[in-house]
Context: one part of a larger RNA
């Protein structure tokens, strides 16, 4: 001298654009954060209103609306954190033994047929969560049967394996025809998972370390390659080019300093890994061993009728707590972008905005010219004067920002704007509303009085201070930055 996710202290006008729990991967009221499809299915209310009634009730309409089930797609993505990990975890650069829903291409189907099981209705059981028994039913749920261009198995003789409808115009009712699907097979984009070569932090006051261990064979098992698994044989395998063990650590693009080399560093963006209260499992699927799915055990909190159930903010917001320390329980689907869906829409704390702090960067302004008799007042003085000083007053003038009316976008190719009556433009207002910290011994830019008297106090080093302190403390003046300024902290 640069640097910061910053804190603290005294200050404090405005805006534009960034950031914002670095600690306690503590533990959390409450709301909301992932749904959607009636063009896949059977079912189907209720309040209100209206008419009839034997005053029980019917019945139209609300309405095939609500709302729940079966189905299917998505919930694997978006969002969050850095706990762990020193590892093929990440960066690179290969590789070969694989999968890939939805998209795109091409090639060949899409016939016939049957059981069921929610929902709903009866019964029960339970304080509840929720759960049992029976009976009724519908598909794009579910299971055979035919068929197989291409697929799979194979002894090369032959074996095996699919599909499903839905919604529109025509119709002579026979069936044509559009569109969305469904199957099977090949290719292709995506994405994903294995393998390797080299890069990757401390310690040797860690020297050995290893038995599924190192390989090989037979089965197993995976979408795959492979001690991944298991019988078996054989005894190897790693290490002073640091094995093992022990501390810390998510990597990376990149920030940050530096001339550079390099040293520090890993907030925000943005790749990739890893995790969801803690520890283990699989289950559905194309994809998970799944944050807002399940099952088990622990820990906590919460309900209970004591039998037995609920729950997981490292989503947005927002409470406690911890801490020098970090925000609003907002608004909107308008625009991006995703999910579903033919669409019409719906859902989207992603996202876009608004809102809070001078946290940081930037850009503006707190007036401009003029004005000596250098007023008045303060400080110093040799008492003559010097200085604060064109500085103020006065005149003259301007209107940025602000305030106050008025007109108002761009973001939206037709319609749709949360921002927002915002940006910006016009007028109008009055110099009007708006300056401070911090230093003044040397280093370092800026000096004198007056008070204190080794007290009281300063200090970043040097050191100042014991009766004339430009080093304490106040004042005049001066210097330095400026909506900042100074201190501490960090890193080069």
């Nucleotide at each position: 001298g640069a640097u910061u996710g910053a804190a603290c202290g005294c200050u404090g006008g405005c805006g534009g654009c960034a950031u914002g729990c670095c600690u306690a991967a503590c533990a959390c009221a409450u709301g909301c954060a992932a749904g959607u499809c009636g063009a896949a299915c059977g079912c189907g209310a209720a309040a209100g209103c209206g008419c009839c009634u034997u005053c029980g009730g019917g019945u139209g309409u609300g309405a095939g609306u609500a709302g729940a089930g079966u189905g299917g797609c998505g919930g694997a993505c978006g969002g969050g954190u850095g706990a762990g990990u020193a590892a093929c975890g990440c960066g690179u650069g290969g590789g070969a033994a694989u999968c890939u829903g939805c998209c795109c291409u091409g090639c060949a189907g899409u016939g016939g047929g049957g059981g069921a099981c929610a929902a709903c209705c009866c019964g029960g059981g339970g304080a509840a969560a929720c759960c049992c028994g029976g009976g009724c039913u519908a598909a794009u749920a579910c299971c055979g049967c035919a068929u197989a261009c291409g697929u799979c198995u194979u002894a090369c003789g032959a074996g095996a394996g699919a599909a499903a409808g839905g919604g529109g115009g025509c119709u002579u009712c026979g069936g044509c025809u559009c569109u969305c699907g469904c199957u099977g097979c090949a290719g292709g984009a995506u994405g994903a998972g294995c393998c390797c070569g080299c890069g990757u932090c401390c310690g040797a006051u860690u020297a050995g370390c290893u038995u599924g261990u190192u390989g090989g064979u037979g089965g197993g098992g995976u979408a795959a390659a492979g001690g991944c698994c298991u019988a078996c044989c054989a005894a190897g395998c790693c290490g002073a080019c640091g094995a093992u063990c022990c501390a810390u650590a998510g990597c990376u693009g990149g920030u940050u300093u530096g001339a550079g080399a390099g040293g520090a560093u890993g907030a925000u963006c943005a790749g990739c890994c890893a995790c969801a209260c803690u520890g283990g499992g699989a289950c559905u699927g194309a994809g998970a061993c799944a944050c807002g799915g399940c099952c088990c055990a622990g820990a906590c909190u919460c309900c209970u009728a004591c039998g037995g159930g609920a729950g997981g903010c490292a989503g947005c917001a927002g409470u406690g707590g911890g801490g020098a320390a970090u925000c609003u329980u907002a608004g909107a689907c308008a625009a991006u972008g995703g999910g579903g869906g033919a669409a019409a829409c719906c859902c989207u704390g992603a996202u876009c905005u608004a809102g809070c702090c001078a946290u940081g960067c930037c850009g503006c302004g707190u007036g401009a010219g003029u004005g000596a008799c250098g007023a008045a007042g303060g400080c110093c003085c040799u008492a003559g004067g010097g200085u604060c000083g064109u500085a103020a007053a006065g005149c003259u003038c301007u209107u940025u920002c602000g305030c106050c009316a008025g007109g108002g976008a761009u973001g939206a190719u037709a319609a749709u704007g949360a921002c927002a009556g915002u940006a910006c433009c016009u007028g109008g207002u009055a110099a009007a509303g708006a300056a401070a910290c911090c230093c003044c011994g040397g280093c370092u830019a800026a000096c004198u009085c007056c008070g204190u008297g080794c007290c009281a106090g300063c200090a970043g080093c040097c050191g100042c201070g014991g009766u004339a302190a430009u080093a304490c403390g106040g004042a005049g003046g001066g210097g330095g930055u400026u909506a900042g300024c100074g201190u501490u902290g960090u890193u080069c």